[in-house]
This is a predicted structure of a 73-nucleotide RNA (transfer RNA) from Penaeus monodon.
The coordinates come from a structure-prediction model, not an experiment, and the mean pLDDT is 80.
Its Rfam family is "tRNA". The family's RNA type in Rfam is transfer RNA.
RNA sequence: GCCCUCAUGGCGCAGUGGAAAGCGCGCUGGACUUCUAAUCCAGAGGUUAUGGGUUCGAGUCCCAUUGAGGGUG
Numbered sequence: 001g002c003c004c005u006c007a008u009g010g011c012g013c014a015g016u017g018g019a020a021a022g023c024g025c026g027c028u029g030g031a032c033u034u035c036u037a038a039u040c041c042a043g044a045g046g047u048u049a050u051g052g053g054u055u056c057g058a059g060u061c062c063c064a065u066u067g068a069g070g071g072u073g
Stems, first nucleotide, its partner, number of pairs: 001072007010025004018056001027043005049065005
């Protein structure tokens, strides 16, 4: 240089173009407990990497860029 894959809360990951983007862990508050842990309930936390395009509608499809990983000369 070329090719492939990936980018979604703090972390690890889901999400057939269609209602409010979810799950686990973590965090906060409460219940329970003498206290802690465990368990249960509730809550906060997302510019879906960035910018465009297609579409009535994009996390999802297309293009460019950035970053990460892998392959190849």